Predicted 3D model of a 362-nucleotide RNA (Bacterial RNase P class A) from a Deltaproteobacteria bacterium. Its mean pLDDT, the model's own confidence on a scale to 100, is 75.

């Protein structure tokens, strides 16, 4: 200079005014006043995934459907994360990969092409016959050359009429053993010319998972209220058996009535520091800390200085490449808590810090 990979931080900071919404404490004429003090995020987003927490269910059983898919650890739990295999990409540091099974069946393989699944002669090339010398017909051939996403293993050297695992040697590939490894898997040996196309984000088959709605869940208090008509059911919430429950009942519309208030609710798989085991994810102890709780949904405006970042560009310093900068001028994001946590994805002006890596100078 050019690049990887990890991690932090983010409307920045200080004053002055006017506000908002929780809390403590005082005063109050009960309307509300003064005082301290506390108030958004790294994604609060998207609602894609996993939990907790509540309610319904809880009597199995079958069917059926969705997920998820190398290995091994982590975690409450997962489609996440952390080490690793294996494969593609990079010169590399390092990066992407829904990566079980295709000799259980089954289905498709468009176009092209001569032929696409018990393979196949269009040109080509060799043999042999005919030949009106242009070629034709008969076989042989998978090396060449076209087509194609894919044409029955690749280099070579042998061998042949040409040609071919027909022999040979290397690589593949399969089969076996034996070594390493907790596996995934790798590596060596030794055997077989080679048999077995591709596709499972195509039915399928394995192995594992998976009830169901959601804080507008739920619970409690005050207050209002007027019933009517129908149906025969309802409950695991896709089906089907079963099962329970039920007539003072249960749903489903009409139409009336309220639309207050309290809980849930912020102490929680919390957070900060510190050592330890672990390669890491992460876990164990030790200490410390409480850190938003609104609902017509606060957490904010204005203004001064001062910072960050980009463009222009006086002076000055330097051979020179640049160094440096007063002053102007635009910019400072993306976004917004609503029951609460793990993640992922997505969106962002920039701004720190650590390591690696490739070139080219000295």
């Nucleotide at each position: 200079g050019a690049a990887g990979u990890c991690g932090g931080c983010g409307a920045g900071g200080u004053g002055a005014u006017c506000g908002c919404c929780g809390g403590u404490g005082c005063c109050u004429u009960c309307g509300g006043g003064c005082a301290c003090g506390g108030g958004a995020g790294g994604a609060a987003a998207g609602u894609c995934c996993g939990a907790g927490c509540u309610c319904c269910a809880c009597a199995g059983g079958g069917c059926u459907a969705g997920g998820u898919g190398c290995u091994g650890g982590c975690u409450a739990a997962c489609g996440g994360c952390c080490a690793g295999u294996c494969g593609g990409g990079g010169u590399g540091a390092c990066u992407c990969g829904a990566a079980g099974g295709a000799a259980a069946g089954u289905g498709c393989c468009a176009c092209a092409g001569a032929a696409a699944g018990c393979a196949a002669a269009c040109c080509g090339c060799c043999u042999g016959g005919c030949u009106u010398c242009g070629g034709c017909c008969a076989g042989g051939u998978a090396a060449g050359g076209g087509u194609g996403a894919a044409a029955g293993g690749g280099u070579g050297c042998g061998g042949u009429a040409a040609g071919a695992g027909c022999g040979c040697a290397c690589c593949g590939c399969c089969c076996g053993u034996c070594u390493g490894g907790u596996g995934a898997c790798a590596g060596a040996c030794g055997g077989g010319g080679c048999a077995c196309g591709g596709u499972a984000a195509a039915c399928c088959c394995c192995a594992c998972c998976u009830g169901g709605a959601g804080c507008a869940a739920g619970a409690c208090c005050a207050g209002a209220u007027a019933g009517g008509u129908g149906u025969c059911g309802c409950g695991c919430g896709g089906c089907c058996c079963g099962c329970g429950u039920c007539a003072u009942g249960a749903c489903a519309c009409c139409g009336g009535g309220u639309u207050g208030g309290u809980u849930g609710c912020u102490c929680g798989a919390g957070c900060c520091c510190g050592c330890c085991a672990g390669c890491a994810a992460u876990g164990a102890c030790g200490g410390g800390c409480c850190u938003a709780g609104a609902c017509g949904a606060a957490u904010g405006a204005u203004c001064a200085c001062c910072g960050c970042c980009g463009g222009c560009a006086g002076a000055g310093g330097g051979c020179a490449a640049c160094c440096a900068g007063a002053g102007c001028c635009g910019g400072c994001a993306c976004a917004g808590a609503a029951c609460u946590c793990g993640g992922c994805u997505u969106a962002c002006u920039g701004c720190c810090g650590a390591c690696u890596u490739c070139g080219a100078c000295g």

The source organism's lineage runs through Bacteria, Pseudomonadati, Myxococcota and Myxococcia. Of the family's consensus pairs, 97% are formed in the model. The gene name in the source record is rnpB. The RNAcentral record of the sequence draws on ENA. Rfam family: Bacterial RNase P class A. From the family's description: Ribonuclease P (RNase P) is a ubiquitous endoribonuclease, found in archaea, bacteria and eukarya as well as chloroplasts and mitochondria. For this family Rfam cites "The Ribonuclease P Database" (Brown, Nucleic Acids Res, 1999). Rfam classes the family as a ribozyme.